[in-house]
RNA sequence: CGCAGGGUGGAGCAGUUGGUAGCUCGCGGGAUUCAUACUCCCGAGGUCGCAGGUUCGAGUCCUGCCCCUGCAA
Repeated sequence: CGCAGGGUGGAGCAGUUGGUAGCUCGCGGGAUUCAUACUCCCGAGGUCGCAGGUUCGAGUCCUGCCCCUGCAA
């Protein structure tokens, strides 16, 4: 250099045919308890790897680049 898969809150992952970005755990607050745990309720935290393009509208489509994993050499 070639091929395939992946990059989305702190972590692990969804996101269908392009139409207001979600789940679980964790974190903060509250309820409950004599207290802790469990359980329940609420909340914070995301410029979706970077830069362009198409579109009324892009996590999603197109182009280039960066990083990770695997295959081949």